[in-house]
RNA sequence: ACUUGUAAAUAGCAAAACUAACGAAAGUUAGUGACGCAAAGCUAUAGGGCCUUCCUAUAUGGAUGGUAGCCAGUUGCCGUU
Numbered sequence: 001a002c003u004u005g006u007a008a009a010u011a012g013c014a015a016a017a018c019u020a021a022c023g024a025a026a027g028u029u030a031g032u033g034a035c036g037c038a039a040a041g042c043u044a045u046a047g048g049g050c051c052u053u054c055c056u057a058u059a060u061g062g063a064u065g066g067u068a069g070c071c072a073g074u075u076g077c078c079g080u081u
Base pairs, nucleotide, nucleotide: 004079005078012037013036017032018031019030020029021028022027035069041074042073043072047071048070049067050066051065053063054062055061056059
């Protein structure tokens, strides 16, 4: 530098549900909590998908906000080849 995640170590994140706050909603934040995660780190100013609301009025349409724990982009720990 490249490939890769069987086993291990050190650390990390935290689904559902419940409580509180915010929001018209999707959803977000905090706490409790662990279903899982080798990028479940970051990015929604570039792309696809999905979700919300609105518009046209039916088109594989447009706008809006959200989602990266769907793909993607980017950076990176440990170990292996």

Background: A computed fold for an 81-nucleotide RNA from Hujiaoplasma nucleasis, annotated as c-di-GMP-I riboswitch aptamer. The model forms 95% of the base pairs in the Rfam consensus. The RNAcentral record of the sequence draws on Rfam.